[in-house]
RNA sequence: AGAGUUUGAUCCUGGCUCAGAACGAACGCUGGCGGCAGGCUUAACACAUGCAAGUCGAACGUGAAGCCACCCUUCGGGGUGGUGGAAAGUGGCGCACGGGUGAGUAACGCGUGGGAACCUACCCAACGGUUCGGAAUAACCGCGGGAAACUGCGGCUAAUACCGAAUACGCCCUCCGGGGGAAAGAUUUAUCGCCGUUGGAUUGGCCCGCGUCGGAUUAGCUUGUUGGUGAGGUAACGGCUCACCAAGGCGACGAUCCGUAGCUGGUCUGAGAGGAUGAUCAGCCACACUGGGACUGAGACACGGCCCAGACUCCUACGGGAGGCAGCAGUGGGGAAUAUUGGACAAUGGGCGCAAGCCUGAUCCAGCCAUGCCGCGUGAGUGAUAAAGGCCUUAGGGUUGUAAAGCUCUUUCACCGGGGAAGAUAAUGACGGUACCCGGAGAAGAAGCCCCGGCUAACUUCGUGCCAGCAGCCGCGGUAAUACGAAGGGGGCUAGCGUUGUUCGGAUUUACUGGGCGUAAAGCGCACGUAGGCGGAUCGUUAAGUGAGGGGUGAAAUCCCAGGGCUCAACCCUGGAAACUGCCCUCAAAACUGGUUCGCUUGAGGUCGGGAGGGGGCAGUGGAAUUCCCGGUGUAGCGGUGAAAUGCGUAGAUAUCGGGAGGAACACCAGUGGCGAAGGCGGCUGCCUGGACCAUUUCUGACGCUGAGGCGCGAAAGCGUGGGGAGCAAACAGGAUUAGAUACCCUGGUAGUCCACGCCGUAAACGAUGGGCACUCGGUGUCGCGGGUAUUGACCCCUGCGAUGCCUUAGUUAACGCGUUAAGUGCCCCGCCUGGGGAGUACGGUCGCAAGGCUGAAACUCAAAGGAAUUGACGGGGGCCCGCACAAGCGGUGGAGCAUGUGGUUUAAUUCGAUGCAACGCGAAGAACCUUACCUGGGCUUGAACUGUAGUGGACCGUCUGCGAGAUCAGACCUUCUCUUCGGGGACUGCUAUAGAGGUGCUGCAUGACUGUCGUCAGCUCGUGUCGUGAGAUGUUGGGUUAAGUCCCGCAACGAGCGCAACCCCUAUUCCUAGUUGCCAGCGGAUAAUGCCGGGAACUCUAGGGAGACUGCCGGUGACAAACCGGAGGAAGGUGGGGACGACGUCAAGUCAUCAUGGCCCUUAUGGGCAGGGCUACACACGUGCUACAAUGGUGAAUACAGAGGGUUGCCAGCCAGCAAUGGUGAGCCAAUCCCUUAAAGUUCAUCGUAGUCCGGAUCGGAGUCUGCAACUCGACUCCGUGAAGUCGGAAUCGCUAGUAAUCGCGAAUCAGAAUGUCGCGGUGAAUACGUUCCCGGGUCUUGUACACACCGCCCGUCACACCAUGGAAGUAGGUUGCACCAGAAGUAGGUAGCUUAACCCUCGGGAGGGCGCUUACCACGGUGUGGCUUAUGACUGGGGUGAAGUCGUAACAAGGUAGCC
Repeated sequence: AGAGUUUGAUCCUGGCUCAGAACGAACGCUGGCGGCAGGCUUAACACAUGCAAGUCGAACGUGAAGCCACCCUUCGGGGUGGUGGAAAGUGGCGCACGGGUGAGUAACGCGUGGGAACCUACCCAACGGUUCGGAAUAACCGCGGGAAACUGCGGCUAAUACCGAAUACGCCCUCCGGGGGAAAGAUUUAUCGCCGUUGGAUUGGCCCGCGUCGGAUUAGCUUGUUGGUGAGGUAACGGCUCACCAAGGCGACGAUCCGUAGCUGGUCUGAGAGGAUGAUCAGCCACACUGGGACUGAGACACGGCCCAGACUCCUACGGGAGGCAGCAGUGGGGAAUAUUGGACAAUGGGCGCAAGCCUGAUCCAGCCAUGCCGCGUGAGUGAUAAAGGCCUUAGGGUUGUAAAGCUCUUUCACCGGGGAAGAUAAUGACGGUACCCGGAGAAGAAGCCCCGGCUAACUUCGUGCCAGCAGCCGCGGUAAUACGAAGGGGGCUAGCGUUGUUCGGAUUUACUGGGCGUAAAGCGCACGUAGGCGGAUCGUUAAGUGAGGGGUGAAAUCCCAGGGCUCAACCCUGGAAACUGCCCUCAAAACUGGUUCGCUUGAGGUCGGGAGGGGGCAGUGGAAUUCCCGGUGUAGCGGUGAAAUGCGUAGAUAUCGGGAGGAACACCAGUGGCGAAGGCGGCUGCCUGGACCAUUUCUGACGCUGAGGCGCGAAAGCGUGGGGAGCAAACAGGAUUAGAUACCCUGGUAGUCCACGCCGUAAACGAUGGGCACUCGGUGUCGCGGGUAUUGACCCCUGCGAUGCCUUAGUUAACGCGUUAAGUGCCCCGCCUGGGGAGUACGGUCGCAAGGCUGAAACUCAAAGGAAUUGACGGGGGCCCGCACAAGCGGUGGAGCAUGUGGUUUAAUUCGAUGCAACGCGAAGAACCUUACCUGGGCUUGAACUGUAGUGGACCGUCUGCGAGAUCAGACCUUCUCUUCGGGGACUGCUAUAGAGGUGCUGCAUGACUGUCGUCAGCUCGUGUCGUGAGAUGUUGGGUUAAGUCCCGCAACGAGCGCAACCCCUAUUCCUAGUUGCCAGCGGAUAAUGCCGGGAACUCUAGGGAGACUGCCGGUGACAAACCGGAGGAAGGUGGGGACGACGUCAAGUCAUCAUGGCCCUUAUGGGCAGGGCUACACACGUGCUACAAUGGUGAAUACAGAGGGUUGCCAGCCAGCAAUGGUGAGCCAAUCCCUUAAAGUUCAUCGUAGUCCGGAUCGGAGUCUGCAACUCGACUCCGUGAAGUCGGAAUCGCUAGUAAUCGCGAAUCAGAAUGUCGCGGUGAAUACGUUCCCGGGUCUUGUACACACCGCCCGUCACACCAUGGAAGUAGGUUGCACCAGAAGUAGGUAGCUUAACCCUCGGGAGGGCGCUUACCACGGUGUGGCUUAUGACUGGGGUGAAGUCGUAACAAGGUAGCC
C1' cells in the first nucleotide's frame, strides 16, 4: 500500500466482498510447563446456609462462670467477703467510610473553567474557660399479657445521659438603649477529655459560561409559569414556599414530546482528522425488593436503620409476626457463556480504644478456566543402500527423505531427593517448605489445527457424476473436478488452530482534513423577498475575533521518552522541561475580520434625451377558409382506402353560382429574427401598463449579492358556475384489417378545445446546465442603439455598448463534449445526491370540491443497476457494388410407372453412421454365401491372428474314414527337419501354466488426421511510427478503377506477410528434334480390296523442347494517372477456354465403423468360429433418377463419321450351333501392332395418321441362357405371350450464359455375377440477358441498438402454482402517558375546645413548655371517566418480492415494423 466482482473488450461512476488490528467473548478439534492479568456483557430474576461493623470498663450502674479465704450443712450443698471479669444495659464514637450494581437519568447528571450567600465530627494552631445545683431513667427486682415477635404496670439506681442557675472577651441579635448564649469528667501519676471564640486543613452543599445521542412523519410549550414587593423557610442564595401586583418566560441557534443511554480519565482502531466504545483500574453520579416519608446525626432522607403502602417468600396456637446477597462465597433460573459455600489479618488500609487489642469476604494470598498477553519445551550432531512402507509414474524413475533406523551426545521443562530466602524495623509470614540453589535418572513424559481455483503462500491420484456436497466474493459439481469426499505431497500458524459474533480500518463509500450535481444518483418550473450568510474604497478609533509573551488549571493511572527490577519478555517501579491538541486570568500588538465616527464614488439606484420589440391588460375592427341554411344551374354518383366497406345521394347529393348565419384561428411577411423571469407571446387600430438597451449631463452615497421559511406567477389536461359551440376531437358507435384487433386505417361523434369568474399547481416545466461578480487567445454571422472618416445621399470601411448564433486556442472532462452566453480560473449564497429493486409506494401530517399534489420510509430481495466510448453482429435504416440472385430464355422436378436412398411402421433381426442449405443413387467403386458389424440356433475359452517366459511332447505339412447343418469332435494313415566341439543348440509345431490377446463396445462434447461449408467470396493480419487514459484507431478510410485490398492518385503513415493474380497441368496456333506398333504426299511393286510390301520423314499423329499475348501499337475518354471504349495486326485480345490450387477464421459441422488415439466398459464374453435368416419387409411420406405420355415421333430396311479407355484367373477375331441370351471350336495380343469395337443421334427409303394408338412399357404367365459350392427368400440376361398407369402434370421448386443448355451414344472403376448410380469420352448443337426496382446470398462505407450464446437475440404485463416480508381491516389484548374527579396510609408543618405532663416559675390555686388525641394542608398506593402515543394479534383484502422448463399475447430495444418518451 491494495485486490476480486457489471463488459466480447475499455474507461468512468457505483455498490458488494476480501486481506489488517482488536475483544470481559462463545463454539469445534487439540492440549506439556511457567509468569502476569482477566473471569454473569443475559433475569436491577428469586434466593437456602455461613460470614461481610463494630468498639470503648481510661464515661456509668450491675456484675455470671471460675479461683481464694471464712462460716454453715441434712454432706447433696448453701452463705459471706475478696478476686475475676463473661453477659446484657445506659452513654460515647463509628455505622453517611469501605464493598456492590448501572435500573433510572438527555439532567448543572457528567466534563471543563469560573463564582458567592454556606456547613464541616474527628485533625492542626491560637486565645479564654471547665463554677454551683437539680430531676429522672434503662439495666435490676416484683406482678402481668402473648404461640412467638415482643410488651404493660409498679418499685430501686448511676453517669462524659438529661435539666436549671452563675460567668463569658473579640460570639449572636439589636430600634444601638440593650438583650441572649457554655461546659464533664476519668485517674495513683503521667495524661486523656469537655465548653466558648477565631483561623487553618479536609469533606460537603449551592450558582453560572461552554461542551455532552437520535427523531420535525414531535412545532408550538408554560400558570408558581416569568418577574417584582413582602413574609416564611434553609447551613446557605433562590418561586424553595406563601400573599399581593405585573403578564410575562422558552422556541427552527430546535422549545415541547418520543426513543435510546449512567458521564469522564481512558480503551480499540486510524497516517491523521475522525469513528466506535465506557469490562477490569481511577474520579463523579444514581440506586439498594417496588413506591412514599421523615427521624437521628457534623454529615443520610441512610445497601446489612426506622415508619407506611404494595408485590413476593417464610413462621404461626390464625389472634399475629418475620424478611430483603445490585457485599464475599454459594443455589436455582435465564443464557452461546463467566470460577471456591478456600486461607489469613503476616503486609497495605479502615473503625473503636490512652493502649494492649478487637473487628475488617476492604485487602493480601491460594483454588478453578489456554479467556488473553508473554516466555520455554517437546531434543542436538552425524547418518545413503538414497532401507522398508506409502503415493505418483512416460514403468526409466520420482517423491516422502537425512526424514527414519543406526551411531555419538545433551538434560531446559516436567519427575525424584536435599538445602532454602527477601517480603519485617526488636517481635508477628496466610502465601509456603513457595521463588531460588544443589544433586539424580533417562531421549526419556510432552503436537496439533487450518488451508492448497483466483483474491492468497501451497498439486497430484482415486472416488463421485448438477448427485452427494462446497462457498467470504467471483463461483465449483451434468464421467478425465488442482474448487465436493479420501489419500499422498505441500503451505501457514503453533499449545494452540479454525469458525461465528462485534468494532474500527481499508471506505476519499457523508469527503473539516477529503467528494460531487449537462448525459452516471443529484439545480427547486420561475421570480419577489424575511431571517441568516457574505460584502467596494480612505483616514481615525476600539480590541470581540486573531497572532504573540507570562500565569493558573488540565487528579492519579494509561500512552510516549529515559533509566531501573523480576535470568529475558509480558509485567512492575522511578523520573520527565514531554503529552493531555482544552478552559480561565493577565500584559502588550493592531495588519486582517468585526464594532464605531466623519467623509469618498468606481458597486447599486435616480434625472434629462432617444429609438427597437408577437412583453402584459381592456375595447373595437378586417378579410380568406371550413361548416350550416335559403335560392339558381345540373345529374348519378360522391366520399374514402394499400384495397375496400360503413356513410351521403333520384325526397336531387358531389360539382358550380348568388345570398345569409355563426364560431374559431390569423396564410404570405417569418428569419438558429424579436420580447418576456419562467410558463409563454403572431391579422389590424385605439387606450392603460411593465421591463431591457443606447447616448449625455447631473444627483444619492454601499443604499449591494444570495436567500431557509414565506408570498406571487406558472403549458396542457382536469374540476366548479354561467355562456358559447364552426372546425377538430378522448369516450362511444359502425366499417375494415387480423388467428384475434377492446389498436394502427376509414365513416360518424359527445365531453373538451373558445369566453367570464373561481380552483388545480403538475410536465422530457430541458440548455436535462441555480443566482451574482471578476478574470482568461481568436475568427465569422445576425438583431438594437451609437461614434469616427468620407460623401449630395445610400452603401463600403474603422470602432463602442447590449443581445443572439456558429467554429476554435489554452484549459477542462470518464468520454462525448464545453470553450468570454464555460462544463475554464476564482470568490459569495441557496437547493440537491450517496448501489439497483421495493417506491415517489405505505403510514402519518398538510393542501385540494374531486382528481390528486407536497412531505416521504421500512421489511424483504439482488451483485449488480448505470454513463460514455470501442469492435462486431443485426435492422421490415441508408449509399455503392457483385453473383444464373432476380429478370430475359431453354430444359426439367412436383402428377404416372419403375429404379434407388431416407423417414415411418413392422420384425427375432430388419446392423451402424449421415439430418436445413452443407443428410436422403450419401459412407456403399457394386449385401444370394462371404462381405456382416444384426438376429436365431448349436459350439470354443491363453482363444482366429501377435510377443515373451516356464514346463512338456512332437518334425511340421499332408491324406483318408465316421457322426453332424456346419463349426467341431472321434479315429486311422503317411512322415521323422537342421547345425554340432557330440555335451548340446536352433527353427517349426501341439499341449499346460502365466504375462497378456481380442472388442465395428461407449464418448467426434477428451483428441490426431482427413473432409464439408460460408467461398475462389476478397478479404485476414503484422512490424515500426502516429493518435487515443483505454478498449482500439490509423495503415485497410477517401476520389477513380478492377474479376480482385487489381492498380493509380490523395492521405500520419511507411513497409511487410497470408490470400488475389502469376508460376503448374490440359486445350487452341506454329516451329525444331525424333519416326515404331503410328503416317503415306511423291517414287516403285503387289492385290478382289486394304500402308499390304520396298521405301519415304513431307503431312496427320505421337511426345519432348521452343515461339506466341504484353493493353505491346493506334485513336478517343479520363486528372498529364490507373484504367476504360473502339480499332489494327493476329490461330488466339484484354485473367483466351478448362483444371489443380481454398487466406484468418465460422459451424463443440462430419467421421472413435478407414486409420490412429486418451479415458471408461466386457474378459467361459460386448471376444473368436459355424449354419440358417436379416440388411431386399410395406398402409404410407419425402428426396434423387430412369422411361414415357408420342409424328422434330415410333417401327422396318439401308448407310456415314468419334474420342477416351480396358485386356493373361484377361480381351477374345474368324468359323459352327441356336430366333436370341449364349454355347462349341479357336487365330492373335502382356498391346499406337491383336481384341473389346457394329458408335448413336444423323442421312436415305418405306410405313403408321392423333388413337390410350404400330405411343408407353409396368405387371404377370411360360420357356430358357450365364455366373457361381449355391440364384427359394434375393441376380442379370434372352425368347414367346400379357399390355397397367400415363394424353405434359396444383401450390411450389431446380439447373444452365457457349462448344454451354438440350440431345445422342461410347468407355472405365468396383466386380465370379449383378447399374436407370458414379467417374470419364466424344457427336449434334441452340435461345436469351432491357436492366438491378424486387426475392436470396455476399462485399464495402455509414447510421441506430437495451443484441455479444450476437434477431433462431433481447424483453414486457396479466393469469395459474409455491414461498417470503409488508400495507389496510370489524375488532381483540397489553404497555405508556395527558386531563378531570374520587380517595388519602405513614410523615412533616399549622391549628386545637378533649386527655395528659419529672426538672423552670409560683401567691402552691396554678402557669410556662411538652406529649397523646382530634383536625387542616401537602402527598404515595389505589379507583372512576375520557383522550393521545405505541406494541402484538385479526376473518378477509391490496399491491410487492423470489422461484427450472406453465398460459396468453408482443408493448420496448433497428424507422422494433403506428418513432419513442414525459
Molecule: small-subunit ribosomal RNA
Organism: uncultured prokaryote